[in-house]
This record gives sequence, C1' cells and structure tokens, in this order.
RNA sequence: UCAGGAUAAAGUCAAACCUGUCGUAAGACAGGGACGGAAUGCCACGGGUCUUUAACAGAUAGCCGAGCUACCUUG
Repeated sequence: UCAGGAUAAAGUCAAACCUGUCGUAAGACAGGGACGGAAUGCCACGGGUCUUUAACAGAUAGCCGAGCUACCUUG
C1' cells in the first nucleotide's frame, strides 16, 4: 500500500425508554440506559423520509449512495 474479517483481545459509539434543558415542530443537547453497530467517525453533495410560521427555511449521517479520515486482526 492492497484485499479480507468482526470468532477472540484492547478500546469505541449508543436504539427504545426515563429525567432535565432548548425548539412551533421534525428533532437537538446533558445524565441514566443498552437494542444494535466494523466506520452507528466526519460531511446535507445526489436520492429518500420527516417538520413547519411554506421558502432564498429546517430535521435525519442509527435510510441508501458519493467524498474524506481512522482502530484491531488475517493474508
């Protein structure tokens, strides 16, 4: 550098639900929690879905794809 893997070890993220705060809302953040994940790391570029005060607006990366980066392990 390329290809494969998530059985094991080390580490990592954290669904539903509960509490608090913010937001018209979709949702976000913090704490608890642990369904799940091998990019469930980053990014709204393309598609999808969702919201509203409906337009030069938002939400979703744990819906799919593009782009960028990375741990362990095998060859």